[in-house]
Context: one part of a larger RNA
RNA sequence: CAUUCGCUAAGGAACUCGGCAUGUUAGCACCGUAACUUCGGGAGAAGGUGCGCCUUAAUUAGGUGAAGCGAUUCGCUCGUGAAGCUGAAAAAGGUUGCAGUGAAAUGGCCCAGGCGACUGUUUACUAAAAACACAGGACUCUGCUAAGCCGAAAGGCGAUGUAUAGGGUCUGACGCCUGCCCGGUGCCGGAAGGUUAAGAGGAAGUGUUAGCACCUCGGUGCGAAGCUCUGAAUUGAAGCCCCGGUAAACGGCGGCCGUAACUAUAACGGUCCUAAGGUAGCGAAAUUCCUUGUCGGGUAAGUUCCGACCUGCACGAAUGGCGUAACGAUCUGGGCACUGUCUCAGCGAAUGACUCA
Numbered sequence: 001c002a003u004u005c006g007c008u009a010a011g012g013a014a015c016u017c018g019g020c021a022u023g024u025u026a027g028c029a030c031c032g033u034a035a036c037u038u039c040g041g042g043a044g045a046a047g048g049u050g051c052g053c054c055u056u057a058a059u060u061a062g063g064u065g066a067a068g069c070g071a072u073u074c075g076c077u078c079g080u081g082a083a084g085c086u087g088a089a090a091a092a093g094g095u096u097g098c099a100g101u102g103a104a105a106u107g108g109c110c111c112a113g114g115c116g117a118c119u120g121u122u123u124a125c126u127a128a129a130a131a132c133a134c135a136g137g138a139c140u141c142u143g144c145u146a147a148g149c150c151g152a153a154a155g156g157c158g159a160u161g162u163a164u165a166g167g168g169u170c171u172g173a174c175g176c177c178u179g180c181c182c183g184g185u186g187c188c189g190g191a192a193g194g195u196u197a198a199g200a201g202g203a204a205g206u207g208u209u210a211g212c213a214c215c216u217c218g219g220u221g222c223g224a225a226g227c228u229c230u231g232a233a234u235u236g237a238a239g240c241c242c243c244g245g246u247a248a249a250c251g252g253c254g255g256c257c258g259u260a261a262c263u264a265u266a267a268c269g270g271u272c273c274u275a276a277g278g279u280a281g282c283g284a285a286a287u288u289c290c291u292u293g294u295c296g297g298g299u300a301a302g303u304u305c306c307g308a309c310c311u312g313c314a315c316g317a318a319u320g321g322c323g324u325a326a327c328g329a330u331c332u333g334g335g336c337a338c339u340g341u342c343u344c345a346g347c348g349a350a351u352g353a354c355u356c357a
Stems, first nucleotide, its partner, number of pairs: 001352008010343002014341001019338001027051005036041001038173001052095005062086003068080004096100001108336007115328002120132002136171007148157003174323004179253003184250002186246005193241003199235002204230002207227002211222004254272005281315001282312001293309005
């Protein structure tokens, strides 16, 4: 010096991002126990007191209950009986040590707020959480050879189930609630019209040429049937266009100007745009840029915290909104107790370190 321990005057968080770590608390009995609450809880809330030994009185109260005796239906059994064993708790008085749950083991507590209802699950090896799950809620698909899923298929799961069932998606106990918009996208329904493929159809035409015509005998023109190629009209489903519905489907939920007898503000009016212009509730918030907003509380002093305000850069209603008892190795702020975290360091122990082998 390092690691692991023990002790420490006075102070007691002044340490530090932060009480991280340490320490405090701790058992049993009794007393006592708040707000709030879903009446179960909260609660071991909090906060107190007692704890050894002796005597009174004693192996006491109580428990168990043998032998013996008696009864007898004679067999279990019944009554009586009290030996032995076991064995608290309370009271009064006394006594004793620094100390009586004499060791060991064994919750620190309280207040306020955020998030998530809860028990549970998770990144095996840096994250245990506010993330996932959850019971509950809602929408939607599925009539059974179900939908959906695995599999070229056979086959299987769903399910030896049958809409109080099964699949998918979202939300996430409970309480109070869940506003407006269907213009866009999606989904569902509709089928009159428009558009529309292959196919059907075959008007019309191309090539070829038996033949015919003309003619300078080599060409030119016409050209049936057959074969061949092209091909108009017409017909032709879903889809799309179109018409409706649907937001606990994806999503969205305005601007400018003026106005009241101080000022300020604007219940009120005007105007433009939109599918509709954000309702209830909440709000500098896990969301607030400006911002350490402003006011109040707590501190001597508070960018955090709590209560308000509303100017919401850029909350908002199952991508749920706002509350909420209980719960949490959760996050934030405060208080009591406690301490070597610190002022500020000291001493001691063990093991290393060092030397020799």
Large-subunit ribosomal RNA, domain IV from a bacterium, 357 nucleotides, folded computationally. The coordinates come from a structure-prediction model, not an experiment, and the mean pLDDT is 86. The RNAcentral record of the full RNA draws on ENA.